Context: one part of a larger RNA
RNA sequence: UUGGGCGUAAAGAGCACGUAGGCGGUUCGAUAAGUCAGAAGUGAAAUCUCGGGGCUCAACCUCGAAAUUGCUUUUGAAACUGUCUUACUGGAGACUGGUAGAGGAUGGUGGAAUUCCCCGUGUAGAGGUGAAAUUCGUAGAUAUGGGGAGGAAGACCGGAGGCGAAGGCGGCCAUCUGGACCAGUACUGACGCUGAGGUGCGAAAGCGUGGGGAGCAAACAGGAUUAGAUACCCUGGUAGUCCACGCCGUAAACGAUGAGUGCUAAGUGUUAGGGGGUUUCCGCCCUUAGUGCUACAGCUAACGCAUUAAGCACUCCGCCUGGGGAGUACGACCGCAAGGUUGAAACUC
Numbered sequence: 001u002u003g004g005g006c007g008u009a010a011a012g013a014g015c016a017c018g019u020a021g022g023c024g025g026u027u028c029g030a031u032a033a034g035u036c037a038g039a040a041g042u043g044a045a046a047u048c049u050c051g052g053g054g055c056u057c058a059a060c061c062u063c064g065a066a067a068u069u070g071c072u073u074u075u076g077a078a079a080c081u082g083u084c085u086u087a088c089u090g091g092a093g094a095c096u097g098g099u100a101g102a103g104g105a106u107g108g109u110g111g112a113a114u115u116c117c118c119c120g121u122g123u124a125g126a127g128g129u130g131a132a133a134u135u136c137g138u139a140g141a142u143a144u145g146g147g148g149a150g151g152a153a154g155a156c157c158g159g160a161g162g163c164g165a166a167g168g169c170g171g172c173c174a175u176c177u178g179g180a181c182c183a184g185u186a187c188u189g190a191c192g193c194u195g196a197g198g199u200g201c202g203a204a205a206g207c208g209u210g211g212g213g214a215g216c217a218a219a220c221a222g223g224a225u226u227a228g229a230u231a232c233c234c235u236g237g238u239a240g241u242c243c244a245c246g247c248c249g250u251a252a253a254c255g256a257u258g259a260g261u262g263c264u265a266a267g268u269g270u271u272a273g274g275g276g277g278u279u280u281c282c283g284c285c286c287u288u289a290g291u292g293c294u295a296c297a298g299c300u301a302a303c304g305c306a307u308u309a310a311g312c313a314c315u316c317c318g319c320c321u322g323g324g325g326a327g328u329a330c331g332a333c334c335g336c337a338a339g340g341u342u343g344a345a346a347c348u349c
Stems, first nucleotide, its partner, number of pairs: 004320003007303002012317001014201004021194003025088002029084003033081002035077008049065006091191001092188002094185006103177007115149007125136002162169002206247006215241002220236004258316006266294011298305002322349003331342004
């Protein structure tokens, strides 16, 4: 490079926005850049190919043809692509009215529980385990009643339920704010899709500064267990976990499945709407958007997927190319650091 691939064999970037680029709905007309056809010029010779000829043959030499798939000029064609122009509404957006929601940010606020402090009752144990011990307790513990402090997390509702691009989001109230869906419309008129670089967001742990610190708990200490026990179990316990601001930029960041559009049997549940029918409610029927299960065709190496595709197609991006060495070394960029991103080779099987 070609070809083939990316759920589990190597391979979908953690997620989004978006620049360049690539691709792009219907229609009238124009143009003729791409495209197609004809002609002319050129495309040195040799070589190559084909047909002859000459060295006794061959290599070799030689004649002719073909080829030189290209470029330039010119004449034409106008379906497709492009460009310009006209119009359209199905894509996209907008407007109006609704709906559901742990979507986000900030401020406030209530209750249960744990711990600690004070007061009361009360007395000898409590705690913990497989069994124990370390530990706490006559300086009055545990238990129980009352009062207070403080921090963190949100039982029940709660659901294979909802929302969000992903990470993720759960007491209650207020303010600010993003998105989605449904129904309707007399609006705009292709404004779209994807997206190299780039930018932003991004669990936990970790880092910096300053707070906070109830519970839990790396490290650490002790008690057990054991042949040993740098563990599992127990008693303690510091970072951390929490808040503010700033970094880090990684995860089995998983649906191990990139984004968008269209098409392709059914059945059944659920969430949020709409419509029909019924005198009304319930039940019933249809439909939109989401979310599950079962399953046909088709696909798949199989497992399985199956209108939420891993089916049938198109557009764009990312990525893979035997195992180890190695996500390492070197270099570069980023970071306070930890480290991250990019990313080899020798050698070896």
Small-subunit ribosomal RNA, central domain from uncultured Magnetococcus sp., 349 nucleotides, folded computationally. The coordinates come from a structure-prediction model, not an experiment, and the mean pLDDT is 88.